[in-house]
Context: one part of a larger RNA
RNA sequence: AGUGUAUGGUGGAUGCCUUGGCGUCCAAAGCCGUCGAAGGACGUGGCAUAGCUGCGAUAAGCUCCGGGAAGCCGCUAGCAGGCUGUGAUCCGGAGAUCUCCGAGACCGGGAAACCGACCGAGAGUCAUGUCUCGGUGCCGCGAAAGCGGUGGAAUACGCAGGGAAGUGAAACAUCUCAGUACCUGCAGGAAAGAAAAGCAAACGCGACUCCCCCAGUAGCGGCGAGCGAACGGGGAUCAGCCUAAACCGAUGCAGUGCCAAGCGUGCGAGCGUUGCUGCGUCGGCGUCGUGGGACCUACAGGCCGAUCGCAAUAGGCCGAGGAAGUUACAAAGCUCAUCUCUAGGUGAAUGGCAUGGGAAGGCCAGCCGCAGAGGGUGAAAGCCCCUUAACCGAAAGGGAUGAGUCUUCCGUAGUUAUCCCAAGUAGCACCGGGCACGUGAAAUCCGGUGUGAAUCCGGGGGGACCACCCUCCAAGGCUCAGUACUAGUGGACGACCGAUAGUGCAAUAGUAGCGCGAGCGAAAGGCGAAAAGAACCCCGACAAGGGGAGUGAAAUAGAACCUGAAACCAUGCACUU
Numbered sequence: 001a002g003u004g005u006a007u008g009g010u011g012g013a014u015g016c017c018u019u020g021g022c023g024u025c026c027a028a029a030g031c032c033g034u035c036g037a038a039g040g041a042c043g044u045g046g047c048a049u050a051g052c053u054g055c056g057a058u059a060a061g062c063u064c065c066g067g068g069a070a071g072c073c074g075c076u077a078g079c080a081g082g083c084u085g086u087g088a089u090c091c092g093g094a095g096a097u098c099u100c101c102g103a104g105a106c107c108g109g110g111a112a113a114c115c116g117a118c119c120g121a122g123a124g125u126c127a128u129g130u131c132u133c134g135g136u137g138c139c140g141c142g143a144a145a146g147c148g149g150u151g152g153a154a155u156a157c158g159c160a161g162g163g164a165a166g167u168g169a170a171a172c173a174u175c176u177c178a179g180u181a182c183c184u185g186c187a188g189g190a191a192a193g194a195a196a197a198g199c200a201a202a203c204g205c206g207a208c209u210c211c212c213c214c215a216g217u218a219g220c221g222g223c224g225a226g227c228g229a230a231c232g233g234g235g236a237u238c239a240g241c242c243u244a245a246a247c248c249g250a251u252g253c254a255g256u257g258c259c260a261a262g263c264g265u266g267c268g269a270g271c272g273u274u275g276c277u278g279c280g281u282c283g284g285c286g287u288c289g290u291g292g293g294a295c296c297u298a299c300a301g302g303c304c305g306a307u308c309g310c311a312a313u314a315g316g317c318c319g320a321g322g323a324a325g326u327u328a329c330a331a332a333g334c335u336c337a338u339c340u341c342u343a344g345g346u347g348a349a350u351g352g353c354a355u356g357g358g359a360a361g362g363c364c365a366g367c368c369g370c371a372g373a374g375g376g377u378g379a380a381a382g383c384c385c386c387u388u389a390a391c392c393g394a395a396a397g398g399g400a401u402g403a404g405u406c407u408u409c410c411g412u413a414g415u416u417a418u419c420c421c422a423a424g425u426a427g428c429a430c431c432g433g434g435c436a437c438g439u440g441a442a443a444u445c446c447g448g449u450g451u452g453a454a455u456c457c458g459g460g461g462g463g464a465c466c467a468c469c470c471u472c473c474a475a476g477g478c479u480c481a482g483u484a485c486u487a488g489u490g491g492a493c494g495a496c497c498g499a500u501a502g503u504g505c506a507a508u509a510g511u512a513g514c515g516c517g518a519g520c521g522a523a524a525g526g527c528g529a530a531a532a533g534a535a536c537c538c539c540g541a542c543a544a545g546g547g548g549a550g551u552g553a554a555a556u557a558g559a560a561c562c563u564g565a566a567a568c569c570a571u572g573c574a575c576u577u
Stems, first nucleotide, its partner, number of pairs: 001576009015562001016526002020497002022494006029486002031152002039101003042056003046079002051075002062095006071083003107116003117136007137150005157188001158186005168175001172222001198205002209236005219227002240478003243422001247284010262271002265311005289456001291421004296414004301318004321410005333405010344392003350365004366383002368372001374386003427451007437463001458473005513520002533561001536548004
């Protein structure tokens, strides 16, 4: 020096554990904000100038109502001092307070958490300075008063305005990737879409949305790569409505006119401070494709009824009946009932013996079960504890459903003549976009430029176009459900992980640290059943560390603490050189 072995050290693998994660499903919820949000800064405790949590100068809290029960003053021990059966702490509901920054925060400025003003009221001063409270931004609408908006988020889902490239085509340009990623705007709990100028095919269907087929079909395509329907069928869910115009009335403005035009229902008076025409606004009427409506005519309860008389009409009122409703079709509540959410409550049944530090394991003998899910308890508990099945419960606030109150609406028929039925629209030309469809024979849909109709004897569509036929009414608007998503809340589950795994984070984690910055981004769990966390003594420096003693089942469980592998180090023994 090496090999082997033993005992230790070091080290922290492995085993076991789980406070934390991951995934799926269900339910409910789906917004917060100028009444100042999200997110922060700074404060706030008797000791408290560390951090987290809570809170806001009323500052680990204040008030009320309800629950609940004997302890409490957060993580956090200790000291000191308090609170609490006059019900605290704690839990739920409703309030109060809520500094400063933060919406380019809103009086102005600004390098966020700061600086500087004006107006009004007040405190204080002899007075000024000073201090406290309130107001003073911009944009939109509006005559004004005033009302509304602004920002955030859940990196999700939606609609819209813009809009790539890597790639594929075995290169590459049309094409593809893809209207994807990404940027922007706006919104909702969903959004979008939606009540046929639709499909179909000679039969018929009857808004929209979503799913399964149709079908990788028909087609499109440097006919390459590739893209890729619809009709029809089966399901989910179902809901239909309101305007514009014609006509009538009111009102504002303009024009016209003064015995004029006109109204005069009939007759007779008469009116004319108004009538007529045009435009605007409001109300009534009206809403359709077997075309519809206006207008006109006829019929249909009672009462009142135009300046006068008589009659009648427009219109108004009443009654009855019917229908519907807060979700579009108009709209606001209130009351009651039931259910439910936000605290909770009741809740069956076991003892003994031995072993052991400890019994829930073993043995013996019982019991409950609408409860033998699960967790804890000194080892493995249906009957010890928390729970579990089942049942019960709300002063206050929220939600749902139903009823009542309430609110709203209400005829039929007819034909011809007249009037109306959405205009710089439809169509057409050129150029684009989008339709599965790349210009193609290219319809249908949308846009730019130009041109530019018709009103029911009308107009669009049926994949160039024409005829016949069929079908549907554009150029205004609203609309529940079925569908998409999940930050947060509650619940359940897992041939998901178990500390180099599972989230980046089981812990002061988006922390420490790094970077000018955008941003990057860790490591780090386990004594014991219980601190019983080692009084006292000894060595040492009034250390570190150790030896005794003591605790404990165990201290080679001693806080650098469960187990404690290997590398590596040391020592003893044996052997080899």
Description: This is a predicted structure of a 577-nucleotide part of an RNA (large-subunit ribosomal RNA, domain I) from a Planctomycetota bacterium. Its Rfam family is "Bacterial large subunit ribosomal RNA". Rfam links the family to the GO terms ribosome and structural constituent of ribosome. The source organism's lineage runs through Bacteria, Pseudomonadati and Planctomycetota. The prediction has a mean pLDDT of 82.